[in-house]
RNA sequence: GGACGUAUAGUAUAACAGACAGAACAGUUCGCUUCGAACGAACAAAUAGAGGUUCAAAUCCUCUUACGUCCA
Numbered sequence: 001g002g003a004c005g006u007a008u009a010g011u012a013u014a015a016c017a018g019a020c021a022g023a024a025c026a027g028u029u030c031g032c033u034u035c036g037a038a039c040g041a042a043c044a045a046a047u048a049g050a051g052g053u054u055c056a057a058a059u060c061c062u063c064u065u066a067c068g069u070c071c072a
């Protein structure tokens, strides 16, 4: 330099173009407990960035960024 892949919550992950973007662990609050742990309930938290296509985009297209694989 060229080709390809991945990017979703603090962590790790699901989601045929049509969901209020779902669940788990972690976090906060409450219940339970003598106090904790465990358990139960509730709450908060995410689509790497910018454009485009579409009635509708996490999903399709383009560019960029980061990481990885292969070729030179």
Base pairs, nucleotide, nucleotide: 001071002070003069004068005067006066007065010025011024013022018055027043028042029041030040031039048064049063050062051061052060
Predicted 3D model of a 72-nucleotide RNA (transfer RNA) from a Nanobdellota archaeon.
Its Rfam family is "tRNA". From the family's description: Transfer RNA (tRNA) molecules are approximately 80 nucleotides in length.
The prediction has a mean pLDDT of 80.
It was read from a public genome assembly.